[in-house]
Record summary: A computed fold for a 62-nucleotide RNA from Salvelinus namaycush, annotated as transfer RNA. NCBI's taxonomy places the organism under Eukaryota, Deuterostomia, Actinopterygii, Clupeocephala, Salvelinus. The coordinates come from a structure-prediction model, not an experiment, and the mean pLDDT is 82. Its Rfam family is "tRNA". Rfam's curators write: Transfer RNA (tRNA) molecules are approximately 80 nucleotides in length. The sequence is in RNAcentral, with records from Rfam.

RNA sequence: UGUAGCUCAGUUGGUAGGGCAUGGCACUUGAAAUGCCAGGGUUGUGGGUUUGAUUCCCACCA
Repeated sequence: UGUAGCUCAGUUGGUAGGGCAUGGCACUUGAAAUGCCAGGGUUGUGGGUUUGAUUCCCACCA
C1' cells in the first nucleotide's frame, strides 16, 4: 500500500465516485472521432468498537 476489468479518488464514521475499458443509441455510405445512456463493487480476509465502519482498533494474507 490493498476500493469496479485497469488506474486512482473519497471522508473530523451516515448505505462509494472520476478517467480509461465494455455494451446500447445518435451521427456516418461504412468506420473512426464525438455526444447521450447503461451495466459492473461482499471497499484483501477475519474479528472488535458503534445505532451505523472504506474510514477507528487488533490479528492474518499479499